[in-house]
c-di-GMP-I-GGC riboswitch aptamer from an Actinomycetota bacterium, 80 nucleotides, folded computationally. Its mean pLDDT, the model's own confidence on a scale to 100, is 87. The model forms 90% of the base pairs in the Rfam consensus. The source organism's lineage runs through Bacteria, Bacillati and Actinomycetota.
RNA sequence: UCAGAAAAAGGCAAACCCGUCGCGAGGCGGGGACGCAAAGCCACGGGCCUCCUGAAAAAGAGGCAGCCGGGUUGCCAAAG
Numbered sequence: 001u002c003a004g005a006a007a008a009a010g011g012c013a014a015a016c017c018c019g020u021c022g023c024g025a026g027g028c029g030g031g032g033a034c035g036c037a038a039a040g041c042c043a044c045g046g047g048c049c050u051c052c053u054g055a056a057a058a059a060g061a062g063g064c065a066g067c068c069g070g071g072u073u074g075c076c077a078a079a080g
Stems, first nucleotide, its partner, number of pairs: 002080001004076001011036002016031006034066001040072003044069003047064005
């Protein structure tokens, strides 16, 4: 350094409910925990979703980092 078994300190929080913002996907706050070792951060590649337009495809404008890669920072850390 890789590797993610175990434990500890601490962390995040799906569905659902309430409030709020948004045309919407969805964001934020509160409650709540299915889960998570990057479920921290970044839309760079793929993917999915929304709006708009259109006969359709494409284009345009957005969203999702808890879909898969990639970049970047980081707690603990066994055998090997």